[in-house]
RNA sequence: AGAGUUUGAUCCUGGCUCAGGAAAAACGCUGGCGGCGUGCCUAAGACAUGCAAGUCGAACGGAGAAUUAGCAAUAGUUCUUAGUGGCGAAUGGGUGAGUAACGCGUUGGUGACCUGCCCCAAAGUGAGGGAUAACAACUCGAAAGGGUUGCUAAUACCACAUGUGGUUUUCGGAUUUAGAAACCGAUUACUAAAGGAGUAAUUCGCUUUGGGAGGGGCCUGCGUCCCAUCAGCUAGUUGGUAAGGUAAUGGCUUACCAAGGCUAUGACGGGUAGGGGACCUGAGAGGGUGGCCCCCCACAUUGGCACUGAAACACGAGCCAAACACCUACGGGUGGCAGCAGUCGGGAAUAUUGGUCAAUGGACGAAAGUCUGAACCAGCAACGCCGCGUGUGCGAUGAAGGUCUUCGGAUCGUAAAGCACUUUUCGGAGAGAUGAGGAAGGACAGUAUCUCCGGAAUAAGGAUCGGCUAACUACGUGCCAGCAGCCGCGGUAAAACGUAGGAUCCGAGCGUUAUCCGAAUUUAUUGGGCGUAAAGCGCGUGCAGGCGGUUUGGUAAGUUGGAUGUGAAAGCUCCUAGCUCAACUGGGAGAUGCCGUUCAAAACUGCCAGACUAGAGGAUGACAGAGGGAGGUGGAAUUCCGGGUGUAGUGGUGAAAUGCGUAGAUAUCCGGAGGAACACCAGUGGCGAAGGCGGCCUCCUGGGUCAUUCCUGACGCUCAGACGCGAAGGCUAGGGUAGCGAACGGGAUUAGAAACCCCGGUAGUCCUAGCAGUAAACGAUGUAGACUUGGCGUCGGUGGGGUAAAAGCCAUCGGUGCCGAAGCUAACGCGUUAAGUCUACCGCCUGGGGACUACGGCCGCAAGGUUAAAACUCAAAGGAAUUGACGGGGGCCCGCACAAGCAGCGGAGCGUGUGGUUUAAUUCGUUUUCUACGCGAAGAACCUUACCCGGGUUUGACAUACAAGUGGUAGGGAGCAGAGAUGUGACCGACCCUUCGGGGAGCUUGUACAGGUGCUGCAUGGCUGUCGUCAGCUCGUGUCGUGAGAUGUUUGGUUAGGUCCAAUAACGAGCGCAACCCUCGCUGUGUGUUAUAUGUGUCACGCAGGACUGCCGGUAUUAAGCCGGAGGAAGGUGGGGAUGACGUCAAGUCAGCAUGGCCUUUAUAUCCGGGGCUACACACACGCUACAAUGGCCAGUACAAUGGGUCGCAAAACCGCGAGGUGGAGCCAAUCCUUAAAGCUGGUCUCAGUUCAGAUCGCAGGCUGCAACUCGCCUGCGUGAAGUUGGAGUUGCUAGUAACCGCGCGUCAGCAGUAGUGCGGUGAAUACGUUCCCGGGCCUUGUACACACCGCCCGUCACGUCAUGGGAGCUGGUAACACCUGAAGCCGGUAUCCUAACCCGCAAGGGAAGGAGCUGUCGAGGGUGGGACUGGUGACUGGGACGAAGUCGUAACAAGGUA
Repeated sequence: AGAGUUUGAUCCUGGCUCAGGAAAAACGCUGGCGGCGUGCCUAAGACAUGCAAGUCGAACGGAGAAUUAGCAAUAGUUCUUAGUGGCGAAUGGGUGAGUAACGCGUUGGUGACCUGCCCCAAAGUGAGGGAUAACAACUCGAAAGGGUUGCUAAUACCACAUGUGGUUUUCGGAUUUAGAAACCGAUUACUAAAGGAGUAAUUCGCUUUGGGAGGGGCCUGCGUCCCAUCAGCUAGUUGGUAAGGUAAUGGCUUACCAAGGCUAUGACGGGUAGGGGACCUGAGAGGGUGGCCCCCCACAUUGGCACUGAAACACGAGCCAAACACCUACGGGUGGCAGCAGUCGGGAAUAUUGGUCAAUGGACGAAAGUCUGAACCAGCAACGCCGCGUGUGCGAUGAAGGUCUUCGGAUCGUAAAGCACUUUUCGGAGAGAUGAGGAAGGACAGUAUCUCCGGAAUAAGGAUCGGCUAACUACGUGCCAGCAGCCGCGGUAAAACGUAGGAUCCGAGCGUUAUCCGAAUUUAUUGGGCGUAAAGCGCGUGCAGGCGGUUUGGUAAGUUGGAUGUGAAAGCUCCUAGCUCAACUGGGAGAUGCCGUUCAAAACUGCCAGACUAGAGGAUGACAGAGGGAGGUGGAAUUCCGGGUGUAGUGGUGAAAUGCGUAGAUAUCCGGAGGAACACCAGUGGCGAAGGCGGCCUCCUGGGUCAUUCCUGACGCUCAGACGCGAAGGCUAGGGUAGCGAACGGGAUUAGAAACCCCGGUAGUCCUAGCAGUAAACGAUGUAGACUUGGCGUCGGUGGGGUAAAAGCCAUCGGUGCCGAAGCUAACGCGUUAAGUCUACCGCCUGGGGACUACGGCCGCAAGGUUAAAACUCAAAGGAAUUGACGGGGGCCCGCACAAGCAGCGGAGCGUGUGGUUUAAUUCGUUUUCUACGCGAAGAACCUUACCCGGGUUUGACAUACAAGUGGUAGGGAGCAGAGAUGUGACCGACCCUUCGGGGAGCUUGUACAGGUGCUGCAUGGCUGUCGUCAGCUCGUGUCGUGAGAUGUUUGGUUAGGUCCAAUAACGAGCGCAACCCUCGCUGUGUGUUAUAUGUGUCACGCAGGACUGCCGGUAUUAAGCCGGAGGAAGGUGGGGAUGACGUCAAGUCAGCAUGGCCUUUAUAUCCGGGGCUACACACACGCUACAAUGGCCAGUACAAUGGGUCGCAAAACCGCGAGGUGGAGCCAAUCCUUAAAGCUGGUCUCAGUUCAGAUCGCAGGCUGCAACUCGCCUGCGUGAAGUUGGAGUUGCUAGUAACCGCGCGUCAGCAGUAGUGCGGUGAAUACGUUCCCGGGCCUUGUACACACCGCCCGUCACGUCAUGGGAGCUGGUAACACCUGAAGCCGGUAUCCUAACCCGCAAGGGAAGGAGCUGUCGAGGGUGGGACUGGUGACUGGGACGAAGUCGUAACAAGGUA
């Protein structure tokens, strides 16, 4: 630092995904050791059990025990301790529920405050009093817990004295502040105390005051999440006065007065959340997080409340209420692990009911000490970080074995074995700490560490290997099983699934999952965009806000610099030190921004004051205009009405029909009515902010431009919200209505036609007054300003010049267009009217769909508008350009493509093939437009033959290798059995080489293997078809383009042709075209047999020549070429053939051959007999023969060429009606064999199912062959079907062609041939032309196609799944409000009751003060009620997304067939 993924390819936009790091993690597989850390993220759920806060006898009175003295009573000492009392229990420890707050952070303030214990200082500690627990007795209760009476002490409690002081009242002084309750002095009243220990000294306490340290309360500027689909909130609310309350300010509380206070710089409401130091990530800015550690806050089952105290409204205190749980004798009680362990529950998930107070720290104590689940340790967990190890060296026959293999080998691999060595770790034994200071005392711990001994010993896995992304093979599987982070793999050769071998990466770990940051400049401050990709509000006016011209002076808020305070520690960075290193830990230094104080500067911004004129505005004078509003007015046209003329149609369409018309239409003339719109002028002309504005005249009115440079003096720009305007259509009310015309009716079209076309026609279109507020409201381009080469138009001014007047011309200002420089842009394009270069301000965008939607709000009469999500789903959606393909787009051109012709096919019969059907089998392929169907097959009776039935064989019918055997061996083979294969078998009977040993060949047996027309033509080679004998297809270099690509190959001509010429950022070249080759035609020449009677000629075979637009004329760019002509056998490629570019169709062929893989091996191989491929209701394709007189039949008669022939062709002659037979001359062929037919001449038939036609059938024969039944061909005689020229449609052919006529050949024993392929004979017609059909070529255009129009694709419906809106309702939650009720408790009242301390009184009693009870305000909670917000659920219902595939149409993409 990037990469993958949209496309056929490209560039861009844009999302998705990946590689990195992190962690309080979890899960899967695996697991040796140590150090340091960390460990309920969920149920602030519920908790059994134990422990977590006590201590002091040197405050006090008892009680008990021991002990001393004593006979005992008793006195003393020591120890223990329930109670009174003191201190502590407000710390420590836990949790994050609540809290969006002065809660936290940071900075200040407190002149508005408090502070136990501690430190310093000053002063004091005198003299009294009355009680009360414990205890005892009685008593209530199950218990918890009380009650009454009696006794007693204090450092417990209460008066008094003293008053350094303090507080208070009044007064004076001085200082400083915004402000004095601070300071000094005088004066008045009030106000303290406790003792203990010790022989004592003394010490620990106590009281008052001042100060300190540390701690705390309160106030404050700034910072501190999301939602505006939360926009208005607020009655103690905001302020004041007074009072109360507090340590203290304050509506903190109360009464009264006033009516304020907050809010777009986001109040109020809703959601979420403890905050910070810090942690993770990042280059940084940022983004995310708040676990461990530290600081702060809040909370302690839930809610409320106060008491005590220096401090609490108190985790292990109290009271009340609630829920829950437990005990109960049913009366009543008890409890609070978010302390440490632990249990249940929840969960993917988180540890021991451990040890010790040894250290550190805390409470109490004078101390010893006691307590301390704080803490220190240990245990569990790879949960994280860090470190170590699982050996080291040598060792090639590259062992065995595994895997792969092209069978050669490669690889695991120096890896192993083996040899030598070491001992970290491990096991055993021994020694054994630091942490302890001051003699002893150590939980950890017999631990760390050290020494010795033993032995390679105790110790390796996980993921991945298609691309991204390092790492590849084999087998299995066969769109199955499965994988997958994205793209995507898997349908029989999977580097993507599974397994194995190997490899790669990490390593006591490795992967996966969820989360965060990064990559993502993909929210863009750094650092993005908005013409077409998402994105400029439809347009204006304009408050707030933001920004603001030139200049002078001042100021110092912003700004800049210096100094200083603060920014806790830990963490981070650097240096350094300690554990063997590291992690970890100690020490030192540093660190950004932010905040406070202070000093300074004055450029810039702000502010204040003054000045200016270039911005802006005004004045004066001109000018143009469909700018707006109102009123009036004009002609043309349509329609209607009246009248005239006039008669049968008119109208409309692709064609028709509906419609109108004999009741007189249409047409035509005259007159009249009414409404709407204004032809020509008219123009990328004008005006307006936009929407928009068009006859003419008048009135009212807005804006603009030019000229003068006279005035004001920054008055400006932009603009959230707001306000106004705003096409068409729509709505309300009232008018109006000629034409047009949704809806609707009718006629057509159509498979249908809810449309397009036609005939009618209502709303509407028009006017008035309102509403509505949207458009592709577009230049898809916000407004304003500045700057930056030009050219050509046009509109409105002005100046110059010019003219008779003009115009052209020059300059300039303002509009409006085109083309273009630089520059910009993904490209297209924009380009002084910017999309260039900058400034100011506003609006808007952030993947596609869902969704211009839902809900909510606002607006509207409604229709609807505006604002505007989510779930879910996809990996794209998109822009521009490129190459193709396609178009019921365009242009040019070609072809028997059409047209013009000729002959056919389609109807009949027959032949052949195909489909279908049938069958034991009807073998297979071609599965099928052209490019299957007389095709493979140039010939199925057996064979062929692959199919079926039956019978046999199993190293095989055939090949090779190895081993063994074999001499009457290999081979031949009569006969016999059998359907045959086959079996048996008399008899006959070998070969080559030799070093003479033998070897080879053959045969038999065995092992390897053979064999397969079995599958896959979608694994292949080769060959072939088709486009197409169409004129195309490409390359090198150069150039253009970011690129795909383009150019060349386009353009103008021309050609059969990318043929040639010209032009040209192209210049050349290749494969095609053409030519070269063969053949026919002409000539010359050579040779010549078998031709002929010699010769000549013809003929045959060679060779050569000839034709090249060469010549002439015309035309053309005087190019290519074209047209005409001459000559010539032939004239513009002379005719025909061979020759088939790059490629397309996964076209055809595994059955011609070859071949990978798979399958089969007593069978899918092989042999044999028989059957089948020849079936037959039918459909199609290609043919033959006909339907007749241009003919049939009979008789006579004429003229070919190509070919074939020795297992062959076969003559003459003879026999037979004939097929044919006998026969065998001749011929290895210019020698022999092979009748040409149509034609011509003559006759007959006379238009009929015939003297046409020949199917079918019968009989009799012939030929081939082992064999003609299934199933051959031919002959003779007889029989004599359909058929009288063929519907829609369709084929071939442009000249020696079509058509007609016969003759050969291959295959082949024979033949279904009418097929195929050749040969000659006779021998036409027509082509105006390119509009149309088909196919093709080139250029261009559009495209949403690229599997390329047989493309793509839309909507309803049906089915399934999913999420969601509405919904009669049903049911929860939350926070308020109104009313009722109201615990504890504080505060207040009190006439009832009670009361030791003080006062009065001799006393009784009274007073002061207090308590109980009662009562009032407040008050948690509860109840009732109507609403708000927010969930769940709901018959039914709405649309949406996805789905292998289904139904109906074909809306869009091409002019998509109605743009």
Model confidence (mean pLDDT): 84 of 100. This is a predicted structure of a 1459-nucleotide RNA (small-subunit ribosomal RNA) from a metagenome. The RNAcentral record of the sequence draws on SILVA. It matches the Rfam family "Bacterial small subunit ribosomal RNA".